[in-house]
Context: one part of a larger RNA
Parts: sequence; C1' cells; structure tokens
RNA sequence: UUGGGCAUAUAGCAUUUGUAGGUGGCUUUUUAGGGCCAUCGUCACUCUCAGGGCUUAACCCUGGAUAGGCGAUAGAAACUACCAAGCUAGAGUACGGUAGAAAGCAGAGGGAAUUUUCGGUUGAGCGAUGAAAUGUGUAGAGAUCAGAAAGAACACCAAUGGCUAAAGGACUCUGCUAGGCCAACACUGACACUGAGAGAUGAAAGCUAGGGGAGCAAAUCGGAUUAGAUACCCUAGUAGUCCUAGUCGUAAACAACGGAUAUUAGGUGCUAUGCGUAUCGACCCGUGUAAUGCUGUAGCUAAGGCGUUAAGUAUCCAGCCUGGGGAGUACGUUUGGAAGAAUGAAACUC
Repeated sequence: UUGGGCAUAUAGCAUUUGUAGGUGGCUUUUUAGGGCCAUCGUCACUCUCAGGGCUUAACCCUGGAUAGGCGAUAGAAACUACCAAGCUAGAGUACGGUAGAAAGCAGAGGGAAUUUUCGGUUGAGCGAUGAAAUGUGUAGAGAUCAGAAAGAACACCAAUGGCUAAAGGACUCUGCUAGGCCAACACUGACACUGAGAGAUGAAAGCUAGGGGAGCAAAUCGGAUUAGAUACCCUAGUAGUCCUAGUCGUAAACAACGGAUAUUAGGUGCUAUGCGUAUCGACCCGUGUAAUGCUGUAGCUAAGGCGUUAAGUAUCCAGCCUGGGGAGUACGUUUGGAAGAAUGAAACUC
C1' cells in the first nucleotide's frame, strides 16, 4: 500500500466559508476518448499440452495452446465522457406569513442586593468556626433609620422550552443588519454535494497599552489543624475578573458520534406553522411539513446500548488510526513580542 476500522478499545479536524480536485437529476441528438466485440501483427525463460533425445528420472529439444500486454484495422452505441437542444422532481430567487436569550452592536433606561461614605438613635460587643484564634469595636463597632456614591451581575417568568456554524447567548425599550421555518407554485433551469491547500470565527486563562476596580479571588501575610501542613478551615488580600484597542488559537472546544442524499414498524410528549372537521369564537378531533425529546420493532453492536435526529441499509466526498513506553518528546521548519502553538521522529526497551 491493500485490507480492516474511527461514540466508550488506536482513530471525527473546535466550527464554518470556499479554490483546485473527486462525485453528480430526467429526455433526445452528435462524436467515439474510456469501456465492449472481432480480426491481424508482435511478445525470452518458466508453467501447461503433444511428440522426441540422454538405459530411466531430473534435465534437454521441437511444435502447439489459454490468459494477458502493446500496436493496427473494422464494428456496435446500452453505460461513462463529449457536442447540441430541452425538462422540472435537486438547488436557488421573488411574493405572503411567522417564531426566536441569534449577531454587531449601538444607544437609552431600570430595580433588588453588596460595599463605602455622611447624619440620627442606641451602647458592648461584633465577626468567625467542629471548637477557636488572628481580625474588628467606648477614638462608638454591630443593630436600626434617612441621604449619597461606585462597580459588577440581572431574582421571579424559566421549561424535558426557544436561537446561533461552533464558541456561545437572558433586566427592559428603540434602531440597523443576518439566518431559519411554513404556505403558495410565479421565475431561473442542475446553477448541486463534498472539499486538500487557503480565508474567517473561536470559552477560559495568559500577554501589550489605556481606563475601571463593588463583590469574588490565584500569589501572598497572618490565625488554626497537624508529628509536620508550603494544603483542606478562618481573618485579610494583589494580579485577575469588567470596558476599549490588539495579541494568543488552545479545552473532557463532548452527543467523546464529519458532511450530503435516498431508504427502512410503531407509540407518546413538546415548539413553530398549514389544511380538514367543528364552532358565534377559542378549544377538542384528524392530518402534513420543519425542529427538539422519551420509548421501542427489524437490523446493527464485544457488550452496555443505537434504533427515521442510527451506531440500520446503501452511494459520494473529505479527515484520521495501525501494539505499550520512549513522546506529543528531540531536531528542523512555520507562527507568536512572549508564554506557547502547529508540524513531528528515532535509538532503546517490554
């Protein structure tokens, strides 16, 4: 390499857009590159068949044949490809509706809580824990009432619910922009699927510069615990957490399940929407499409399980794996200001 695989055993890129490439609906026409068929030319030994030569055999010689390669010529045109024309079932556009914590955001507004501060009342504790201590308080704490300021997060609604490519996203209102679904069937007429490289996005932490800093809190000081306690517990507390502009490019980035299409029993929820029935109307009942759950047949699976949202049955494209350790290491290269990231061995050993 072939093969066999990739939810949990090695293996699904974090996600997406898309170039090359690969693959690709229906009908008719053209051509004949691929493929098919026939004939001819050519092709060492071996193998095989027939015959012959060494006393036999191995061995050797002569001739033939199958399959196959290459070349030439003739043919057919179902498949594939090409040429030309058309179609509407895939795909898309327009029209009509509709749900939503989608996105950039941007702007504006809100209340509860916390902390601090100012003032009043009161007067000895408060706080903390398994128990304490450090801490804090007669220079008036804590408690309580009224005022002010700041920053961060948005209780209830809230759901097995809804949205987004993923990361993710929730106080309320407004504005701009994007995608989905349903219905109808007007238009285009295969415009499609996947996607190496490439581009874009990408939690948290970290980093750079400037702001901000209430609460929480790596580091750190102190108090306990303990044989010790660089911890768990407690009093404090700085980066950070927040905003703006960049950088980084990783996560158990998980459904540990790549994308697309077709197909294969049911039952039962829920979300959006259409139709029928019914009605004064809304429910109810029946039914379709799209999303999201539970259960389960066939089938699959090593099993647990999966099961029309497949891990079933098939096709297409792309990624990845090939015993454990050494090792996601070394070296080299790319990338980054750095931290690092990406790519990624071998000796040796079991």

A computed fold for a 350-nucleotide part of an RNA from Ziziphus jujuba, annotated as small-subunit ribosomal RNA, central domain. The full RNA is in RNAcentral, with records from SILVA. Its mean pLDDT, the model's own confidence on a scale to 100, is 85.